[in-house]
RNA sequence: CGGGAUAUAGCGCAGCCCGGUAGCGCGCGUCGUUCGGGACGACGAGGUCGCUGGUUCGAAUCCAGCUAUCCCGACCA
Numbered sequence: 001c002g003g004g005a006u007a008u009a010g011c012g013c014a015g016c017c018c019g020g021u022a023g024c025g026c027g028c029g030u031c032g033u034u035c036g037g038g039a040c041g042a043c044g045a046g047g048u049c050g051c052u053g054g055u056u057c058g059a060a061u062c063c064a065g066c067u068a069u070c071c072c073g074a075c076c077a
Stems, first nucleotide, its partner, number of pairs: 001073007010026004020057001028044006050066005
């Protein structure tokens, strides 16, 4: 330098193809059962969907550019 993949809640991931306003598990908080812990149950908090712009009534999703990480190749040595 070229090609590809990934980026979504504290962590691990789904949702993207086919646009309709974001979810699962673990973790966290409150309450209940227990003497307490653990465990189980109920309820709840938590996300500018990597960044910027475009298309659209409407974008995590489509389009363009950029950033970061990883993989392959090329180049150099």
Transfer RNA from a Bacteroidia bacterium, 77 nucleotides, folded computationally. Rfam family: tRNA. About the family: Transfer RNA (tRNA) molecules are approximately 80 nucleotides in length. Rfam classes the family as a transfer RNA. Lineage of the source: Bacteria > Pseudomonadati > Bacteroidota > Bacteroidia.